[in-house]
RNA sequence: GGGGAUGUGGCGGAAUCGGCAUACGCGUAUGGUUUAGGACCAUAUGCCUAACGGCUUGAGGGUUCGAGUCCCUCCGUCCCCA
Numbered sequence: 001g002g003g004g005a006u007g008u009g010g011c012g013g014a015a016u017c018g019g020c021a022u023a024c025g026c027g028u029a030u031g032g033u034u035u036a037g038g039a040c041c042a043u044a045u046g047c048c049u050a051a052c053g054g055c056u057u058g059a060g061g062g063u064u065c066g067a068g069u070c071c072c073u074c075c076g077u078c079c080c081c082a
Base pairs, nucleotide, nucleotide: 001081002080003079004078005077006076007075010026011025012024019065027045028044029043030042031041032040046055047054048053058074059073060072061071062070
């Protein structure tokens, strides 16, 4: 230099053909259980806001009624070729 894959809550990781973003698991918080702890059970858990509500999928732009998903440019990581 050429080609390909990939980027989503604190972490892993889903999201069908473009139609409820964060399912599910881990972790964490509170409570139950226990002499205590572990294990187990219940509830909660992206961000801002007193609330109503608003924002959020690596960054920026585009298409669309509607984008995590499609298109363009860039950035990071990994793989292959030279």